Model confidence (mean pLDDT): 79 of 100. Predicted 3D model of RNase P RNA and transfer RNA as a complex of 434 nucleotides. Rfam match: Bacterial RNase P class A. By type it is a ribozyme.
């Protein structure tokens, strides 16, 4: 230099004129004067909690959710550190990673067989035959073919031919010993050796009450509940079901009619920023500091000029002029996450490679 | 804003892991019929199943993330 791998931020400034939303002062009730006014994703609503409501309480089925271990947290399907397995020359990356000997299913077509099988085949014996063959009954599953997958892989002995039959190595399961809090690693022995699919049904282990700021609470308007229909040993305890106990005492459906108002809920919060201490870390403790949008059809915009970045073009080249481009997107009860969009940059540490002291 | 659903030829729509042909019917194009149109007969073209990734031997179907589109929602209560 070039190529890459991980991380962590930044996404324009800056003036001038004309709006827009919130708070506060002042005052002639209209307007002025101070200050405040999007993000890293504010999004997609995928997870997880605050916080509101639904009378209460036990039990048992059903559903969901999560999946290697161990820390972190309010909590989580996040995160952190750690095994294992894949991927890469390597920095590093990626993983729905629990159970197929607990059970029930499923494996289309090929194919003898997807569970017990043997089509071609390879070998003893008997019989027929001149040999070649054909025939009857045993044994093998090595070759051969089918397929996504065929009964551990490969060698070598062995055998009538074969096989873990027997041995070396790998691989897997099991026991034992050592290490580790665990996942899991190492070591030895034991031939114990048919697969795949739980993003099929299932098992096993930990979790889970519903709804959701249009929850919800108060003010004020308006209008019509003497309209239908279910139920009375009824029904409801907010949205599975089903039983027990308590409890309310009227409920549900379909029609119809009313308003489109105000207030509060509403922004001080598991909050930001810095420094110390414990920890590998993710993250906890603790001292100092700071207040950071709150709209109800929903503001944070326009428009000009200068500067920046980066493309192209012209001119000899340094430098100038000329065009174009500056992203993804925008808050609506908050918060931790995930995912998912993104024009262009910055900076660190780490690999490969080539040159060169 | 929150909370349920839906996506297969130009429209309706079956398929729910397996024969590589994804039915069916309205439409359409072509030939037949008719004097000519419809209506009937008969052939035929139009989908790779919202769009990307994974599980699986195999996915329209199971599982993930995204696009789009449709309903619901105060008060008498």
């Nucleotide at each position: 230099c070039a190529g890459g791998u991980a991380a962590a931020c930044c996404g324009g400034g800056u003036g001038g004129c004309c709006g827009c939303c919130c708070c506060g002062g002042c005052u002639u009730u209209a307007g002025u004067c101070g200050g405040g006014g999007a993000g890293g994703a504010a999004a997609g609503u995928c997870c997880g909690a605050g916080c509101u409501c639904c009378g209460c309480c036990g039990g048992g089925c059903a559903g969901g959710a999560u999946g290697c271990u161990g820390g972190g947290u309010a909590a989580c399907a996040c995160c952190c550190a750690g095994g294992a397995g894949g991927g890469g020359c390597g920095a590093c990356c990626c993983u729905a990673c629990g159970g197929a000997a607990a059970g029930u299913g499923c494996c289309a077509c090929a194919g003898a067989a997807a569970c017990a099988u043997a089509c071609c085949g390879c070998u003893c014996c008997g019989g027929c035959u001149u040999u070649u063959g054909c025939u009857g009954g045993g044994g093998c599953a090595a070759g051969g073919g089918u397929g996504a997958a065929a009964u551990g892989g490969c060698g070598a002995g062995g055998u009538a031919a074969g096989a873990g039959c027997u041995c070396a190595c790998c691989g897997g399961c099991g026991a034992c010993c050592g290490g580790g809090c665990g996942a899991c690693c190492g070591g030895c022995c034991g031939g114990c050796c048919g697969u795949g699919c739980a993003a099929a049904c299932c098992c096993c282990a930990u979790c889970c009450g519903g709804a959701g700021c249009a929850a919800g609470a108060c003010c004020a308007a308006a209008u019509a509940g003497a309209g239908g229909g279910a139920c009375a040993c009824a029904g409801g305890g907010a949205c599975g079901c089903c039983c027990g106990g308590c409890c309310c005492g009227u409920u549900c459906c379909c029609c119809g009619g009313g308003u489109u108002g105000g207030u509060c809920g509403c922004u001080c919060g598991a909050c930001c920023c810095c420094g110390a201490u414990g920890g590998c870390a993710a993250c906890a403790u603790c001292g100092g500091g700071g207040c950071u949008a709150g709209a109800u059809a929903g503001a944070u915009g326009g428009c000009c000029g200068c500067c920046g970045u980066c493309c192209c073009g012209a001119u000899u080249u340094u430098a100038u002029c000329g065009g174009g481009a500056u992203a993804c997107a925008g808050a609506a009860c908050u918060c931790g996450g995930c995912u998912u969009a993104c024009a262009g940059g910055u900076u660190u540490a780490c690999c490969u490679g080539g040159c060169c002291c | 804003g929150u909370g349920a659903g839906u996506g297969u030829a130009g429209c309706c729509g079956a398929g729910a892991g397996g024969u590589u042909u994804a039915a069916g019917g309205c439409g359409c194009c072509a030939g037949g019929u008719u004097g000519u149109g419809g209506c009937c007969c008969u052939g035929g073209a139009g989908a790779g199943c919202g769009a990307g990734g994974g599980u699986u031997c195999g996915a329209a179907u199971c599982c993930c993330u995204c696009c789009a589109c449709u309903c619901a929602c105060c008060c008498c209560a």